[in-house]
RNA sequence: GCGCGUUCUCGGGGCGGGGUGCGAUUCCCCACCGGCGGUGAUAGCCCGCGAGCGCCCUGUCGCAAGACAGGGGUCAGCAGAUCCGGUGAAAUUCCGGGGCCGACGGUAUAGUCCGGAUGUGAGAGAAUGGGC
Numbered sequence: 001g002c003g004c005g006u007u008c009u010c011g012g013g014g015c016g017g018g019g020u021g022c023g024a025u026u027c028c029c030c031a032c033c034g035g036c037g038g039u040g041a042u043a044g045c046c047c048g049c050g051a052g053c054g055c056c057c058u059g060u061c062g063c064a065a066g067a068c069a070g071g072g073g074u075c076a077g078c079a080g081a082u083c084c085g086g087u088g089a090a091a092u093u094c095c096g097g098g099g100c101c102g103a104c105g106g107u108a109u110a111g112u113c114c115g116g117a118u119g120u121g122a123g124a125g126a127a128u129g130g131g132c
Stems, first nucleotide, its partner, number of pairs: 001132002004129007016030004031112002033102002035049004044100002052078002054075001055072007082098005104115003
């Protein structure tokens, strides 16, 4: 240094102003935010991953509809979004400009509020053991 085991730690940001209204951080105008790995060069919108919902399986309860609990990932459905110019050997990643996107439940319609969540987690780091 490489790969493996164990333990521990870390691991998501953002509504400020104005308008309408009985009521909106939810509508309208302006504003603000961007997880993880990869990629010839730094990425919300290039490739892939993750959480949530759905779906499937098992159990319990139920006449049933269904509810609750646990599990799955080769089910990938919701599920997403970028162009133009410049520099360069190389950039949908940098610089300039213009666009666009954002789970579920609650509530006056929410990427930014409250909730599941002191949860889960892509992964990152440290310690340690033995191996090459």